Transfer RNA from Patescibacteria group bacterium UBA1441, 72 nucleotides, folded computationally. Rfam family: tRNA. Rfam classes the family as a transfer RNA. NCBI's taxonomy places the organism under Bacteria, Bacteria candidate phyla.
RNA sequence: GCGGCAGUAGUUCAGGGGCAGAACGUCUGCUUCCCAAGCAGAAGGUCGCGGGUUCAAAUCCCGUCUGCCGCU
Numbered sequence: 001g002c003g004g005c006a007g008u009a010g011u012u013c014a015g016g017g018g019c020a021g022a023a024c025g026u027c028u029g030c031u032u033c034c035c036a037a038g039c040a041g042a043a044g045g046u047c048g049c050g051g052g053u054u055c056a057a058a059u060c061c062c063g064u065c066u067g068c069c070g071c072u
Base pairs, nucleotide, nucleotide: 001071002070003069004068005067006066007065010024011023012022013021018055026042027041028040029039030038048064049063050062051061052060
């Protein structure tokens, strides 16, 4: 230098045009003498970044950044 894959909540990951989700974690409450476990609820996201297409983009297209793999 070329090609491929990945980037979404604090963490691990779903979702591939139509209100962004799960699990774990965090916080509050219930339960318990206390802790843990269990149960209920809540908070937490410019979907890596910039542009384009579209009535509408996390999703499609272009560029770019980071990481991993392969080729040279």
The coordinates come from a structure-prediction model, not an experiment, and the mean pLDDT is 84.
It was read from a public genome assembly.